The RNA shown here (transfer RNA) has 73 nucleotides and comes from a Nanobdellota archaeon. It matches the Rfam family "tRNA". Rfam's curators write: Transfer RNA (tRNA) molecules are approximately 80 nucleotides in length. By type it is a transfer RNA. Taxonomically the source falls in Nanobdellota (Archaea, Nanobdellati).
RNA sequence: GCCCUAGUAGCUCAGUGGUUAGAGUACUGCUCUCGUAAAGCAGGGGUCGCAGGUUCAAAUCCUGCCUAGGGCU
Numbered sequence: 001g002c003c004c005u006a007g008u009a010g011c012u013c014a015g016u017g018g019u020u021a022g023a024g025u026a027c028u029g030c031u032c033u034c035g036u037a038a039a040g041c042a043g044g045g046g047u048c049g050c051a052g053g054u055u056c057a058a059a060u061c062c063u064g065c066c067u068a069g070g071g072c073u
Base pairs, nucleotide, nucleotide: 001072002071003070004069005068006067007066010025011024012023013022018056027043028042029041030040031039049065050064051063052062053061
């Protein structure tokens, strides 16, 4: 230098054009308990890596850039 993959909640991930962007875990509160843990219930937390483009409509498709991992020379 070129190619491939990934980037979504604190963490691990789903969501492959349209319904309010979700799950597990973590965190906070409550219930339960003599108390803690476990269990149950509720809640907060996201400009979907950045910028542009296509479209009536983009986390999703296209282009460039950034970051991480891998491969080739």